[in-house]
């Protein structure tokens, strides 16, 4: 210098004018001060807080997670590690328990796809047939699976012994598996040794094993409570009566009062005191993260505000300087948090790798 890989940051700046929402101040109109979108506010895919529902213990069904250790309120997230795969490498990817519990499946091709099988082929020792012989021939019975062919995959691989031809039939080495032992590691796992039989794949097929999950969701849910309907009570008046109380009538009415439930509606939940933000050459930890200390209070609905315009300066493009013109992403809260995923014009910084080159 070029190519690459990885981890972060940023998401135009300042000012003028006009406007919108919220809070506070003021008795109030008005005015003033302060605050007013994001890294994803998005998808609503996971995990929680919170709320209500027979407080939900066990079993079954159903659903989910699935290498190990750690982090966390929790997770399917994050960190570190192991194993497997890819890459020259930095690094990236992984639905990564069990196929020796059982059942099933393995398209097409092929003879045969796991209690295998024989198309071409090899043999034909033994038996049979023929020639008529120390033997030769046929390929009928029969034997074989080495070679060819099919296939993603053909019942471990290579070499040898063996044989009529062959075959883990036997032997050596190698691969894999099971099992036992030794060593290392917290563990996944790694290294080594012995023994054994002779060994296809598939569990994003059923299934088995381990662990987790009660359901519904802020239209959750709570408080207050008109009107209408309902329930209860009640005065004046009349009767009884000397009067008062009482009782009866008026009265199954109207009015007034009270009551509980609750509709329209209003308020709370709901806006920040919180799994809160931010800073530190701080402490512990490889890290995720935890702890300590300082500072801050930071959008919020009518589920409806957060904008417009002008000027100056950035950045990019129009071949170059000036000038001028154009552009400046994705997108926008709605109960609140932690993640994941997806969208995004560009810019900046750190670590590392490979190639070429100079000293």
């Nucleotide at each position: 210098c070029g190519a690459g890989u990885u981890c972060g940051c940023u998401a135009g700046a300042c000012g003028g004018c006009c406007g919108c929402g919220g809070u506070u101040g003021u008795a109030g109109a008005g005015c003033a001060a302060c605050c007013g979108a994001g890294g994803a506010a998005a998808g609503u895919c996971c995990g929680g807080a919170c709320u209500c529902c027979g407080c939900a213990g066990g079993a079954c069904a159903g659903g989910g997670a699935g290498c190990u250790g750690g982090g966390u309120a929790a997770c399917g997230c994050c960190c570190a590690g192991g194993c497997g795969g890819g890459g020259u490498g930095a690094c990236c990817c992984g639905a990564c328990g069990g196929a020796a519990a059982g059942u099933g499946c393995c398209a097409c091709a092929g003879a045969a796809a796991c209690c295998a099988g024989a198309c071409c082929g090899c043999c034909g020792a033994u038996g049979g047939c023929c020639c008529g012989u120390u033997g030769g021939g046929c390929a009928c019975a029969g034997g074989c699976a080495a070679g060819g062919g099919u296939g993603a995959a053909a019942c471990g691989g290579u070499g040898g012994u063996g044989u009529a031809a062959g075959a883990g039939a036997c032997c050596a080495c190698c691969a894999g598996c099971a099992u036992c032992c030794c060593g290392g590691g917290a563990g996944a796992c790694c290294g080594g040794g012995g023994u054994g039989g002779c060994u296809g794949g598939u569990a994003a097929a059923c299934c088995c094993c381990u662990c987790c999950c009660g359901g519904a969701g802020c239209a959750a849910g709570g408080u207050c409570g008109a009107g209408c309907a309902g329930a209860g009570g009640u005065a004046c008046c009349g009767g009884u009566g000397g009067u008062c109380c009482g009782c009866c009538g008026a009265a199954c009415a109207a009015g007034c009062c009270u009551c509980g439930g609750g509709u329209g509606g209003a308020c709370c939940g709901c806006a920040a005191c919180g799994a809160g933000g931010u800073c530190u050459g701080g402490c512990g930890g490889u890290a995720a993260c935890g702890c300590a200390g300082g500072c801050c209070c930071c959008a919020g609905a009518u589920g409806g505000a957060u904008g417009g315009u002008c000027g100056u300066c950035g950045c990019c493009c129009g071949u170059u300087c000036c000038a001028c013109g154009g552009g400046u992403a994705c997108a926008g809260a709605a109960u609140c948090c932690g993640g994941c995923u997806u969208a995004c014009c560009g810019g900046c910084g750190g670590g590392c790798u490979c190639g070429c080159u100079g000293c």